The RNA shown here (small-subunit ribosomal RNA) has 1490 nucleotides and comes from a metagenome. The RNAcentral record of the sequence draws on SILVA.
């Protein structure tokens, strides 16, 4: 001393958790020893049983019981004697139980009640007691009658009780004397804050003590003063929570006279006044024994009061006394209640909250233990005797300390065991075995204390006669304990939590949103460092961890130390009481404020030295402290008191201001209505309409009238006003502000709790009004729906008078008030100056931009949200709630005040980057728009979905799947059915063994794989054996099985879109921004200028191929201009390489030139020139990333699965099915056409298991034959066109499916399922809804050709050539997708987002409720023990007295009527939680009606 959580990140705010420390603990787990504390926190709950208060014979009587003696009797023996029994005797010792005295009011428990003078502190008593002690005076005489107990009756189960008879005291009782002492009266003389007291000489009067013992020396008793202890009583100050308790009291508050008490005092009473007390919190309610201390905390403060100590209170609950100094008394007594135990049912007995112990309760807390040796207490003359006080042991890890479970050496490191590897090891781990030392501890065995400084007997001595000194004697529970030595042997002895960040420490399996974790975040759905195990680290350690609770961290109640624009938080305003606070200057006083001393804060405890127990904890000594209270000073500030001042406030007086107030009056212009003209068919409304309203004359116009609300323009960042708010123009009344003069008072100030006024709009009572406008309401639209939003009506209300209400985003979300801190500017009102100027100044407002400085920012800034002071209101995490209750106002409506349970771990601000918008600008695409052509409708192909099926194998599904994986399923492919076979296996291979060439033709059995049959059948060699194969065993296989959400690789799409980024700088706490915005511009983040940026990379272009033009080189198998040769005829030939061509290399374009616009980039031109122009035309190139896109089924790869199968091998079947749906294509539908015939001109590319020419035959596929080419040589080949003819708009000589026949090829085989050819058949289609697709120039549109794959071939598919060859773009409003800049966001899984209420499910806690049960507490009535107290006292006592009766109070009861607080309760009322219900879609973008 901090951390974790809110976000994509990020700064604040603000709650949650979390790491220390504590405890009279509890609970797991685990436990070796010592010392030293601690031990029912719960039932103030009930209690068996034992013990915890007695002692004194030196006070008495007196002997039951023991001893002793003594006198008599028996018995026995060892016979002057002894021993035993027995009567007897108080004689001794000594004593049960009685009289008496002392003590029992200490001591030890417990916190039930009390919130109080009950604790703590400090003062006071002049208003007061005080046994034992101590010290000092005086006295201690004379009597008396009792009565306990023994005795003898009675009675009673018993506890007990009653009657006689005799009897003593230091029990009771009268009387004498009275030093005193008390009251009275007189009477001197001091003191106190009062009320008063105190003293002293005396006088008088009245009252008023006494106890004896014994060992003779003491003891004791009475009276009286004094001390000392101990009480008891007052007084300041201090002492929880709640205002949703605001009033409370009636012996209450005084007073006067009495009663009473130790004493004071309404403490009681009687009478007389009406006071007392409270917002400084009476009262009422709930909690609760308070203090020294105790934990935490830097403190300050928070909590707590277990043990120890000091005070109180209390003893089963109430009440009351007695006795005594002292109690209203734990182990007394009475009386009531409960209870509970005993009875013979009439009566009785008892009170652990003393020690120990028991039941209960409870998560929990101990022995019915020794002793009186110490210490300490009661009695005693004293030895002593009591003492569960006290000291001691026992049980408990329950706490604090302090030891020990072993040291040292030991492997380039055993075995195991987990994992991990680069296969070398690494890790446990010097750990272990082993060697060697050492005994605390532990077991034995032996020796052994202080605690007894004391004190008691007995004896001597001094002396100052009760104290000292000596001598003798005795006393130890704990204890044979603590220590101390010897002696054995590592020998007896480690566990707990945790390991995903906070937090120190990680791999394996094993599980699969399951089991479980979790303090917070949060882990777990097939690779879990988060669960369960292991292994291995980490941290503590005889403990460790959890739970519960305090403090702290939390400055998260902020006094020290917080805030309120926008996170919670400023009261709507103002006036103003109490209260807080207060301007100069002089003097006074000393409450406050400081200082010094003094008293006191008990011991303990703390602190800080020192000392004792081996250390330490413990213990002992010393030291040191805030507070209260006196006292003495000081006198700056605060206060008190007095003078004075004038700047704070106020008044007079000029001027001036303004939509401030109130209340009457008046003005046009507009709408409505009426009403009379004009006029004719529609008006109105709307995105569009439709309701309404008109031929019964509207709408629109003119003219007159009517009402009743509002006040254009000026008008504005204006302007008055406390605020709410105030606008037409004049006056009335009263109110305010600002400025000048400085003549007057002289601090008269500021704030404001309660309180009073005032307060939009809506609402509300009563009474007007009533043109507009318009909640409810209809009605017509819109819609899936429209209880809305648009529209046509239209009631309350909107006005106005009086009256209530009291709220608002009542807002500057920003209380007032004062004073200070740089500055521009604009504007309203007023002065003042220089002298006309957006001049200067100087006030009071309004508003704008800034320094500085605040702030989390945004922001605010002399109208602060800076600096500072005072005084007020409010905040403390979201939701539940401004909600329930209760109060308080109100006609209601509501208003105001204002919780808790429960629930969540955020909820919130401000600014950031993004993605989005039915936000804005600005821009580009065959995006629309102009056009061709097509697709949706027919037939077929061929793909898919669906259904089918033994299978109809997979997979690919918006754009980015669907003629796609397949560039060729008859078998085979082939993964899919169905049936048969095989298991080291279809293939490949290492070892080991054995065989033997291998193979293998016939033939037979089978669907066939396969079995069988077996003609035929090696080589090398060093002779051991080698190749080679085959069988057998093994070890590797194998799988188109999962997982593309473990994955490489490849690819699709945004998108060939122009964008993505990085260093350095600079800016901002910070994400981040800044470059990369702005402005031109560009196809482009292409370029240019600007510019705190300044540079760079990947993308864009360019290089790279094709094609277009030209040159240059090289000429075959190409090509033929010129020359020769040949043919029915061709470059046929020998020859050129000129052209074409083809192969290579090179130019060529770059807005270079002109003109014009523009700074410049760069635009524009039917310029030039040129084959070609502004990237010339295509292609291949695809940033940064995005969709868990897509493919384990091409390939490869991790994990998981399957081994006589999920491998393989075979035969058949299927992938080709068919009520339908979608998609991409073909060919049509016809005359820009069909058919017949002639008849022309490509490119590119294929070819030997091939491609073919010719020739010959067949109507044709196509068959035979011939040559020819491994190809610039040969082959394969054009169609549309072109020239002719027939068809003449029809289901046709368009169409061409689909069926019947016949045929070819290809293949091991064309049924399921081939393609082609010929004859015959001749479907549906006549240009195609809503919609939708391509395309911008050699494009589209139409034509053929060719290639791959491929025996064939289901291709009209796909890759490619080349012929013909168009039409249109005004142009970006509007669909679609994209790019940059801004805006707005409650989104970041980024709008396919996020989210709101109702209704239904379940669970929860709570308000209400007829009503039912309880609690406390107080109030009236009856009743009324016990008992003081009065009063009586004829009855008893000699006498004190006391019995009786009555009265007063009261505890209990009982009855009653309310208040207050709890529980429970059909029923109901909202509220909260709860992966994947219903209904809309109100919010958040302009959220689609802001």
């Nucleotide at each position: 001393a901090g951390a974790g959580u809110u976000u994509g990140a990020u700064c604040c705010u603000g709650g949650c958790u979390c790491a220390g420390g504590a405890u009279g603990a509890a609970c797991g787990c685990u436990a070796g020893c010592u010392a030293c504390a601690g031990g029912c926190u719960u039932a103030a709950c009930a209690c068996a049983u034992g013990c915890a208060a007695g002692u004194c014979g030196a006070g008495g009587g007196g002997c039951a019981g023991c001893a002793u003696g003594g006198a008599c009797c028996c018995a026995g023996c060892u016979u002057u004697g002894c021993u035993g029994g027995g009567u007897u005797u108080g004689a001794u010792g000594g004593c049960g139980a009685c009289c008496g005295g002392c003590g029992c009011a200490c001591g030890g428990g417990u916190g039930a009640g009390u919130a109080a003078c009950g604790c703590g502190u400090a003062u006071c008593c002049a208003a007061c007691c005080u046994g034992c002690c101590c010290u000092u005076u005086a006295c201690u005489c004379c009597g008396g009658g009792a009565u306990a107990g023994u005795c003898u009756c009675c009675u009673g189960a018993a506890a007990g009780g009653g009657a006689g008879u005799u009897u003593a005291a230091u029990a009771c009782c009268g009387g004498a004397u009275g030093u005193g002492u008390u009251u009275g009266u007189c009477u001197u003389u001091c003191c106190g804050c009062a009320u008063g007291g105190g003293a002293g000489c005396g006088a008088c009067a009245a009252a008023u003590a006494a106890a004896g013992a014994u060992u003779a020396a003491u003891u004791g008793g009475u009276a009286a003063a004094g001390g000392a202890u101990g009480g008891g009583g007052a007084u300041g100050c201090g002492u929880c929570c709640c205002a949703u308790u605001a009033g409370c009291u009636u012996g209450u508050u005084g007073g006067c006279g009495g009663g009473g008490u130790a004493a004071c005092g309404g403490c009681c009473c009687a009478c007389c006044a009406a006071g007392g007390c409270g917002a400084c919190g009476a009262u009422g309610g709930g909690u609760a024994g308070g203090g020294g201390u105790u934990c935490u905390g830097a403190g300050a403060g928070g909590a707590a009061g277990g043990u120890c100590c000091c005070c109180c209170a209390c003893a089963u609950u109430g009440g009351a006394a007695c006795u005594g100094a002292g109690a209203c008394a734990c182990g007394g007594u009475c009386c009531a209640a409960a209870c509970u135990c005993c009875u013979a049912c009439g009566g009785g007995a008892g009170g652990c909250g003393g020690c120990a112990g028991u039941g209960a309760g409870g998560a929990a807390u101990a022995u019915u233990g020794g002793u009186c040796a110490a210490u300490g207490g009661g009695c005693g003359g004293g030895a002593g005797c009591c003492u569960g006080a006290a000291c001691c042991a026992g049980c408990c890890a329950a706490g604090u300390a302090g030891c020990g479970u072993g040291a040292a050496g030991g492997a380039c490191g055993a075995c195991g065991g987990c994992c991990c590897u680069a296969c070398g090891g690494g890790u446990u781990g010097u750990a272990a075995a082993c060697u060697u030392c050492u005994u605390u501890u532990a077991u034995a065995a032996g020796g052994g204390a202080a605690u007894a400084a004391a004190g008691u007997u007995c004896g001597c001595c001094a002396c100052g006669u009760g104290u000292g000194g000596u001598g003798u004697u005795u006393u130890g529970u704990a204890u044979g304990u603590a220590c101390c030595u010897u002696a054995u042997g590592a020998a007896u002895a480690a566990g707990c939590a945790u390991c995903g960040g906070c937090u120190a420490a990680u791999u394996c399996c094993g599980u699969g949103c399951c089991a479980g974790c979790a303090g917070c975040c949060g882990c777990g759905g097939u690779a879990a460092u988060a669960c369960g195990g292991a292994a291995g680290a980490u941290g503590c350690g005889a403990g460790c961890g959890u739970u519960a609770u305090c403090c702290g961290g939390a400055u998260u109640u902020a006094u020290u130390g917080g805030g309120u624009u926008u996170a919670a938080a400023g009261g709507g305003a103002g006036c103003g009481u109490a209260g807080g606070c207060g301007g100069g200057c002089u003097u006074u006083u000393a409450a406050g404020u400081c200082a010094g001393c003094g008293g006191u804060c008990a011991a303990a405890u703390g602190u800080c030295g020192u000392g004792g127990c081996u250390c330490a904890a413990c213990c002992g000594u010393g030291u040191c402290a805030a507070g209260c209270c006196g006292u003495u000073g000081a006198a700056a500030c605060u206060g008190u008191a007095a003078g004075c001042c004038u700047u704070g406030a106020g008044u007079c007086u000029g001027c001036a201001c303004a939509g401030g107030g109130c209340a009457c009056a008046u003005g046009g212009a507009a709408u409505u209505c009426g009403u009379c003209g004009u006029g004719u068919a529609g008006c109105g409304g709307u995105g569009a309409a439709a309701u309404g309203c008109u031929u019964a004359g509207a709408u629109a116009u003119g003219g007159c009238g009517a009402a009743g609300a509002a006040c254009u323009c000026c008008g504005a960042u204006u302007g008055c006003g406390a605020a709410g708010g105030c606008a037409g123009c004049u006056g009335a009344c009263g109110g305010g502000u600002g400025c000048g003069u400085a003549a007057c008072u002289g601090a008269c100030g500021c704030u404001c709790a309660u309180g009073c006024u005032c307060g939009a709009a809506a609402g509300u009572g009563c009474g007007g009004g009533u043109a507009u406008c318009g909640a409810a309401c209809a009605g017509g639209a819109u819609u899936a729906g429209a209880u809305a939003c648009c529209c046509u009506g239209g009631u309350a209300g909107u006005c106005c008078g009086c009256a209530c209400g009291g709220u608002a985003a009542a807002c500057g979300a920003u209380g007032g008030a004062u004073g200070c801190c740089c500055g521009c500017u604009a504007u309203u009102c007023g002065g003042c100056c220089c002298a006309u100027g957006c001049g200067g100044u100087u006030g009071a407002g309004u508003g704008g931009c800034c320094a500085a400085g605040c702030g989390a920012a945004a922001g605010c800034g002399u109208u602060a949200a800076g600096c500072a002071u005072c005084c007020c209101a409010c905040c403390u995490g979201g939701g539940g709630a401004g909600u329930a209750c209760g109060c308080c106002g109100g006609c209601a409506a509501c208003g105001g005040u204002g919780a808790a349970a429960c629930u969540c771990a955020a909820a919130g601000g401000a600014a950031u980057u993004g993605a989005c918008g039915g936000g804005g600008g600005c821009c580009c695409g065959c995006a629309c728009a102009a056009g061709c052509g097509g697709a949706g409708g027919a037939a077929c192909a061929u793909g898919u979905g669906g259904u089918u099926u033994a299978a109809u194998u997979c997979g690919a599904u918006g754009a980015u799947a669907c003629g796609c994986g397949a560039g060729g399923a008859a078998c085979c492919u082939u993964a899919c059915c169905c049936g048969g076979g095989c298991u080291u296996g279809a293939a490949u291979u290492g070892c080991a063994g054995c065989c033997g060439a291998a193979c293998g033709a016939u033939c037979c059995a089978g669907a066939g794989a396969u079995g069988g049959u077996g003609a035929g059948g090696c080589c090398c060699u060093u002779c051991g054996g080698g190749g080679c194969g085959g069988c057998u065993g093994u070890g590797a296989a194998g799988g188109u099985g999962c997982u593309g959400c473990a994955u490489g690789g490849u690819u699709g799409u945004c998108g060939u879109c122009a964008g993505c980024u990085c260093g350095u700088g600079c800016c901002g706490u910070g994400a981040g921004g800044u470059g990369u915005c702005g402005g031109c511009u560009u196809a482009a983040g292409u370029g240019c200028c600007a510019u705190a940026a300044c540079g760079a990379g990947c993308g864009c272009a360019a290089c790279c191929c094709c094609u277009c033009u030209c040159c240059c080189c090289a000429g075959u198998u190409g090509c033929c201009a010129u020359c020769g040769g040949g043919u029915a005829a061709u470059g046929c030939c020998g020859g050129g390489c000129a052209c074409u061509c083809c192969g290579g290399g090179g130019a060529c374009a770059c807005u270079g030139c002109c003109a014009c616009c523009g700074u410049a980039a760069g635009g524009u031109g039917c310029g030039a020139g040129g084959a070609a122009g502004g990237u010339g035309g295509g292609g291949a190139u695809g940033a940064c990333g995005u969709c868990a896109a897509a493919u384990c089924a091409g390939c490869a790869c991790g994990g998981c699965c399957c081994u006589u199968a999920c491998g393989u091998c075979c035969g058949g079947g299927g992938c080709u099915a068919c009520a339908c749906a979608c998609g991409u294509g073909u060919u049509a539908c016809a005359a820009u056409g069909g058919c017949c015939g002639g008849u022309a001109c490509a490119g590119a590319g294929a070819g030997c298991c091939g491609g073919g020419u010719c020739u010959g035959c067949g109507c044709a596929a196509g068959c035979a034959g011939u040559c020819u080419c491994c190809a610039a040589u040969c082959c394969c080949a054009a169609a549309a066109g072109c020239c002719g003819g027939c068809c003449u708009c029809a289901g046709u000589u368009c169409g061409g499916a689909c069926u019947g026949g016949g045929g070819u090829c290809u293949g091991c085989a064309a049924c399921c399922c081939g393609a082609c050819c010929c004859c015959a058949c001749g479907a549906a289609g006549c240009u195609g809804g809503a919609u939708u697709c391509g395309c911008u120039a050699g494009u589209a549109a139409u034509c053929g050709c060719g290639c791959a794959u491929c025996a064939g071939c289901c291709a009209u598919g796909g890759c490619g050539c080349g012929g013909u060859g168009a039409a249109u773009a005004c142009g970006u409003u509007c669909c679609c997708g994209g790019g940059c800049c801004u805006u707005g966001u409650a989104c970041a899984c980024a709008c396919c987002g996020c989210c709101c209420g109702u209704c239904a499910a379940g669970c929860c806690a709570u308000g209400a409720a007829a009503g039912c049960c309880g609690g406390g507490g107080g109030u009236g009535c009856c009743u009324g023990a016990a008992g003081u107290c009065c009063g009586u006292g004829a009855c008893c006592g000699c006498a004190a007295g006391g019995a009786u009766c009555g009265g007063c109070c009261u505890a209990g009861g009982g009855c009653a009527a309310a208040a207050c607080u709890g529980g429970u309760a059909a029923u109901u009322g909202g509220g909260g939680c709860u992966a994947a219900g219903u209904c809309g879609u109100a919010a958040c973008a302009a959220g689609g009606u802001a």

Model confidence (mean pLDDT): 83 of 100. Its Rfam family is "Bacterial small subunit ribosomal RNA".